[in-house]
This is a predicted structure of a 71-nucleotide RNA (transfer RNA) from Citharoides macrolepis. Its Rfam family is "tRNA". Gene Ontology term of the family: triplet codon-amino acid adaptor activity. From the family's description: Transfer RNA (tRNA) molecules are approximately 80 nucleotides in length. Its mean pLDDT, the model's own confidence on a scale to 100, is 81. The sequence is in RNAcentral, with records from ENA.
């Protein structure tokens, strides 16, 4: 420099236009003599700007960050 991929709770990872999920973590409660385990509940998220659409994590565009390949 060119091409490609990715950006979603604290972490990892789904979601092919119509209620944003799961696991771990965190907080609280239950069980237990205590702790661990187990059970229940709760909190917390779409990289940024613009556009299309009744409706965008998803489609288009620009920017930005990271990764891969080639030179």
């Nucleotide at each position: 420099u060119a091409g490609g991929a990715a950006g979603u709770g604290g972490u990892g990872u789904a979601g092919a236009g119509g209620a944003a999920g799961c696991a771990c973590u965190a907080a609280g409660a239950g069980u237990u003599u205590u702790g661990a385990u187990c059970u229940c509940u709760u909190c917390g998220g779409u990289a940024g700007g613009g556009g299309u659409u009744c409706a965008a994590g998803u489609c288009c565009u620009c920017u930005u960050u990271u990764c891969c390949u080639a030179a």